[in-house]
Molecule: c-di-GMP-I riboswitch aptamer
Organism: Geobacter sp. UBA5735
RNA sequence: UUCCGAUAAGAGCAAACCCGGGGAAACCCGGGGACGCAAAGCCCCUGGGUCCGAUCGACCGGACAGCCGGGCUGCCGAA
Repeated sequence: UUCCGAUAAGAGCAAACCCGGGGAAACCCGGGGACGCAAAGCCCCUGGGUCCGAUCGACCGGACAGCCGGGCUGCCGAA
């Protein structure tokens, strides 16, 4: 340094659910809350997949990156 990832240390994020707000919906934002997470940090939905259908008519428009995946960056150091 790379791989790897612990009943280690210190920090971090935050599912379901509840409250408030936004949206037609999927879903999103804030607060509470923790099921989990070693990238559950950032970018990509013009890689695959799933979900929604007010306008539109669908070879369309939208949602999810905590479904899989790709790129970049990053804390710690037992085996």